[in-house]
């Protein structure tokens, strides 16, 4: 250089054209306890890597760029 996969919450990931974008862990308020932990109930947290395009509608499809991982160079 070329090819493939991936980029969504602090972390690990789901969602692959129409639902207000979700789960677990973490964080945080409460209940409980003498205190802590555990358990239970609640809460906050997202430019869906960036830009442009397609579409009535894009996290999702196309193109370019950036980043990560893998393959390949006889």
């Nucleotide at each position: 250089g070329c090819c493939c996969u991936c980029g969504u919450a602090g972390c690990u990931c789901a969602g692959g054209g129409g639902a207000u974008a979700g789960a677990g862990c973490a964080c945080u308020g409460g209940u409980u306890u003498c205190c802590u932990a555990a358990a239970c109930c609640g809460g906050g947290g997202g430019u869906c890597g960036c830009g442009c395009g397609u579409u009535c509608g894009a996290a999702u499809c196309g193109c370019g760029c950036c980043g990560a991982g893998g393959g390949u160079a006889c």
RNAcentral holds the sequence, with entries from ENA. This is a predicted structure of a 74-nucleotide RNA (transfer RNA) from Gemmata sp. SH-PL17. Its Rfam family is "tRNA". Rfam classes the family as a transfer RNA. The coordinates come from a structure-prediction model, not an experiment, and the mean pLDDT is 82.